[in-house]
RNA sequence: GCCCCGAUAGUUAAACGGUAUAACCGGUGAUUUGUAAUCACCUAUUGGGGGUUCGAUUCCCUCUCGGGGCU
Numbered sequence: 001g002c003c004c005c006g007a008u009a010g011u012u013a014a015a016c017g018g019u020a021u022a023a024c025c026g027g028u029g030a031u032u033u034g035u036a037a038u039c040a041c042c043u044a045u046u047g048g049g050g051g052u053u054c055g056a057u058u059c060c061c062u063c064u065c066g067g068g069g070c071u
Base pairs, nucleotide, nucleotide: 001070002069003068004067005066006065007064010024011023012022013021018054026042027041028040029039030038047063048062049061050060051059
């Protein structure tokens, strides 16, 4: 220098172009003499910037960052 993959909640991951979802963590409550465990509920998320579209996590361009390959 070229090619490929990835970036979503505090963490790990889902998501046919049509309400962003789950687990763990955190908070509240129930249960218990109390703690743990268990159960119920709640909070919180699409790397930056443009474009296409009625509508973008999704498609296109670019930048940044991470991983891998070729020379």
A computed fold for a 71-nucleotide RNA from a Thiotrichaceae bacterium, annotated as transfer RNA. Lineage of the source: Bacteria > Pseudomonadati > Pseudomonadota > Gammaproteobacteria > Thiotrichaceae. The coordinates come from a structure-prediction model, not an experiment, and the mean pLDDT is 82.